RNA sequence: GGGAACAUAGCUCAACGGUAGAGCGAAUCCCUGUUAAGGAUAAGGUUAUAGGUUCGAAUCCUAUUGUUCCCG
Numbered sequence: 001g002g003g004a005a006c007a008u009a010g011c012u013c014a015a016c017g018g019u020a021g022a023g024c025g026a027a028u029c030c031c032u033g034u035u036a037a038g039g040a041u042a043a044g045g046u047u048a049u050a051g052g053u054u055c056g057a058a059u060c061c062u063a064u065u066g067u068u069c070c071c072g
Stems, first nucleotide, its partner, number of pairs: 001071007010024004018055001027041004048064005
């Protein structure tokens, strides 16, 4: 220098163009003599950034940024 993949909750990951979810973690409560385990509840998101297409975009297109990989 050329090419590809990925970016979603604190972490690991889902999600046919049509309400953004799960597990773990953290919080509160119940249970227990206490802890652990178990149960219940609620919180936590500018879907990397900026544009475009569309009635509607996490999803499709473009650019940028970051990470990883391949080629030279």
Background: Transfer RNA from a Bacteroidota bacterium, 72 nucleotides, folded computationally. Its mean pLDDT, the model's own confidence on a scale to 100, is 81. Taxonomically the source falls in Bacteroidota (Bacteria, Pseudomonadati). Rfam family: tRNA.